[in-house]
Context: one part of a larger RNA
RNA sequence: GAAUGAACGCUGGCGGCGUGCUUAACACAUGCAAGUCGCACGAGAACGCUUCAGCUUGCUGAAGUUAGUAAAGUGGCGCACGGGUGAGUAACGCGUGGGUAAUCUACCCUCGAAUUGGGGAUAACAUCGCGAAAGUGAUGCUAAUACCGGAUAAUAUCUUAUAAACCUCGGUUUUAAAGAUCAAAGGUGGCCUCUACAUGUAAGCUACUGUUUGGGGAUGAGCCCGCGUACCAUUAGCUUGUUGGUAGGGUAAUGGCCUACCAAGGCUGCGAUGGUUAGCUGGUCUGAGAGGAUGAUCAGCCACACUGGAACUGACACACGGUCCAGACUCCUACGGGAGGCAGCAGUAGGGAAUUUUGCGCAAUGGGGGCAACCCUGACGCAGCGACGCCGCGUGAGUGAAGAAGGCCUUCGGGUUGUAAAGCUCUGUCAGAAGGGACGAAUAAGUGGGGUCUAAUAGGCCUGCACGAUGACGGUACCUUCAGAGGAAGCACCGGCUAACUCUGUGCCAGCAGCCGCGGUAAUACAGAGGGUGCAAGCGUUAUUC
Numbered sequence: 001g002a003a004u005g006a007a008c009g010c011u012g013g014c015g016g017c018g019u020g021c022u023u024a025a026c027a028c029a030u031g032c033a034a035g036u037c038g039c040a041c042g043a044g045a046a047c048g049c050u051u052c053a054g055c056u057u058g059c060u061g062a063a064g065u066u067a068g069u070a071a072a073g074u075g076g077c078g079c080a081c082g083g084g085u086g087a088g089u090a091a092c093g094c095g096u097g098g099g100u101a102a103u104c105u106a107c108c109c110u111c112g113a114a115u116u117g118g119g120g121a122u123a124a125c126a127u128c129g130c131g132a133a134a135g136u137g138a139u140g141c142u143a144a145u146a147c148c149g150g151a152u153a154a155u156a157u158c159u160u161a162u163a164a165a166c167c168u169c170g171g172u173u174u175u176a177a178a179g180a181u182c183a184a185a186g187g188u189g190g191c192c193u194c195u196a197c198a199u200g201u202a203a204g205c206u207a208c209u210g211u212u213u214g215g216g217g218a219u220g221a222g223c224c225c226g227c228g229u230a231c232c233a234u235u236a237g238c239u240u241g242u243u244g245g246u247a248g249g250g251u252a253a254u255g256g257c258c259u260a261c262c263a264a265g266g267c268u269g270c271g272a273u274g275g276u277u278a279g280c281u282g283g284u285c286u287g288a289g290a291g292g293a294u295g296a297u298c299a300g301c302c303a304c305a306c307u308g309g310a311a312c313u314g315a316c317a318c319a320c321g322g323u324c325c326a327g328a329c330u331c332c333u334a335c336g337g338g339a340g341g342c343a344g345c346a347g348u349a350g351g352g353a354a355u356u357u358u359g360c361g362c363a364a365u366g367g368g369g370g371c372a373a374c375c376c377u378g379a380c381g382c383a384g385c386g387a388c389g390c391c392g393c394g395u396g397a398g399u400g401a402a403g404a405a406g407g408c409c410u411u412c413g414g415g416u417u418g419u420a421a422a423g424c425u426c427u428g429u430c431a432g433a434a435g436g437g438a439c440g441a442a443u444a445a446g447u448g449g450g451g452u453c454u455a456a457u458a459g460g461c462c463u464g465c466a467c468g469a470u471g472a473c474g475g476u477a478c479c480u481u482c483a484g485a486g487g488a489a490g491c492a493c494c495g496g497c498u499a500a501c502u503c504u505g506u507g508c509c510a511g512c513a514g515c516c517g518c519g520g521u522a523a524u525a526c527a528g529a530g531g532g533u534g535c536a537a538g539c540g541u542u543a544u545u546c
Base pairs, nucleotide, nucleotide: 001546002545003544004543006542007541008540009539010538013393014392015391016390017389018388019386020385021351027348028347030346031345032344035077036076037075040074041073047068048065049064050063051062052061053060054059055058084304085303086302093229094228095227096226097225098224099223100222103221104220108217109216110215111214112213113212114211115210116150118148119147125140126139127138128137129136130135156181157180158179159178160177163174164173165172166171186209187208188207189206190205191204195202230276231275232274237267238266239265242264243263244262245261246260247259248258249257279301280300281299282298283294284293285292286291306327307326308325309324310323329340330339331338332337357383359382360381361380365379366377367376368375369374396426397425398424399423406417407416408415409414430487432482433481434480435479436478440473450462451461452460453459490535491534492533493532494531495516496515497514501530502529503528504527505526511518512517
């Protein structure tokens, strides 16, 4: 000199963009942060609406309404994303480059083939219990795209097995043949051409959507390897599933991953083993560079979710707002037993030099569910607080010498503050008041027209047109007008380094100080004043890095 997630002191006008628990991975009151689907299913209350009846004339009762539908239940999808934190980890954790001929992949895209025929339950519900509660038992009833058999099926899988090509010599790809094994679920809308013909339904047809099974893609993930990745030798030896083989098990998959048997190996001065510290990276800061330091915000990866352990479900978890066990802690209890997990967003206590609102909205972007309407979303978009940082603007401009008054100094002549002020002439940024007032909004859904699929005027798809609705921020940005210099400057320093000097007080005292050093009666170094210098809504100090 530059820098900071800074803090402290004094001071403080406005705006934009950023940013804000670095400490106790300490403990948490309260609210919210993951739901959604009635176009899977049964049953459908209160309320609403409609009709009828009764009279008490605004109540009661009954029926209807699901193209009204709350809470609850079965079922599907989601809850493995998004959000937080950095405790652990010196490691294939991360970075980089490869491999997987050793693998999986829900939803999505694309190309095929199917969607047949049956069965038994169960929740909700009802009845009866147990319990303070959390919750739970028995009996009975019922549905499904829930569950379970059967049929059918190859280009799937397995076994036997033919030929060719390729290679990491194990296999892989393509190919001829035989055998075995494996599936499903419907829903909604429309129609009457065909069938039965009861005019409404069944069957049928049709559109969309779903379901099953394959091939390919995309995306995501698992595993393996080369190289790189802190300090200590005042850590020198470490290892028995240890190192390798065979066989088997296990996994989506290789492998001592696990087991049995066999062999006796494997690592190490190019630092094993042990210990200390630490999430890694893109980056960030500094520096001419080389390098050094660092890893907040943003982005990628990893790990964790009160502590330790375990599996279940599932395409994916050994799962932050799931389950089970153990532990510590907190809470409820009728003492028998139960409940909980903010390292989500706010917020509280504590710790600390120190770090914000228990705000608004789903309008936008993105995500989950749904055909959709829509619902959910503390992701996100915004607002609030903090000079915490960066950037911009303002605190007025011109003129004005009797060089006013006052202050300070003085050699008493004067000098300086100083064009500074006053005065005169103007301007109107910001703040204030009044008025106008956005962009961010495009879709989707709806409607009209055309084309196409179709038996079709349903419906779907494609193309294009028109109408109208949707804004948290916010009456915000911005614009216009009004008034009036009015409301807006401080901080540090002045011995040398280092820009800037005099007076008074003090008298090795009080004090200053980054280093050298000042102060013991003329202190430009202490304290005050006048003056000056430097920065400026900041200025200094402290801490840390280069």